[in-house]
RNA sequence: UCACCGAAAAGGCAAACCCCGGGUAACCGGGCAGCGCAAAACCACCUGUCCGUUCCGACGGAUAGAGGGGUUGUCGAA
Numbered sequence: 001u002c003a004c005c006g007a008a009a010a011g012g013c014a015a016a017c018c019c020c021g022g023g024u025a026a027c028c029g030g031g032c033a034g035c036g037c038a039a040a041a042c043c044a045c046c047u048g049u050c051c052g053u054u055c056c057g058a059c060g061g062a063u064a065g066a067g068g069g070g071u072u073g074u075c076g077a078a
Base pairs, nucleotide, nucleotide: 005076006075012037013036018031019030020029021028022027035065041071042070043069045068046067047066048063049062050061051060052059053058
């Protein structure tokens, strides 16, 4: 230095509810709040789930805090 791993320390992110706004909707953004998270940082490639349309063949959208995969990253005990 790198990998595995996840003690400690310094920090980080921010669930649900509620309010406002966008959207047909799923859902998203902001505020409050803090359930939790060692990648709960980013990516829609695969699967799953959800929404819309449908000539029921499928198409479009959403979800990264559902799983897999890819990229990058803080600290350094056993």